[in-house]
c-di-GMP-I riboswitch aptamer from a Spirochaetales bacterium, 85 nucleotides, folded computationally. NCBI's taxonomy places the organism under Bacteria, Pseudomonadati, Spirochaetota, Spirochaetia, Spirochaetales. It was read from a public genome assembly, where an Rfam model found it.
């Protein structure tokens, strides 16, 4: 300093739900249990993917539309524990 994760040690994050709150709303946060991840660590740079207040069409139903979310949806870029090689 690369490169695997068969086994193992000491760990660790926390799905979904329930209770509270923020928010138009997706969903954010805190509590509790524990789905299940070897980066389920942090970044919204690309791509997908979700809401649609506000704006804009319209006679209306409603249609559009991201600035808004999602990092446990890919990929990319920083960084980490142990053990093997």
């Nucleotide at each position: 300093a690369u490169a695997u994760u068969c086994a193992a040690a000491g760990g660790g994050c926390a799905a979904g739900u329930a209770c509270a709150u923020g928010g138009a709303a997706a969903u954010g946060u805190g509590u509790a249990c524990a789905c299940g991840c070897a980066a389920a660590g942090u970044c919204a740079c690309a791509g997908g993917g979700c809401u649609a207040a506000a704006g804009a069409a319209g006679a209306a139903a409603u249609u559009u539309c991201a600035u808004g979310c999602c990092g446990g949806c890919u990929g990319g870029a920083c960084u980490g524990c142990a053990a093997u090689a």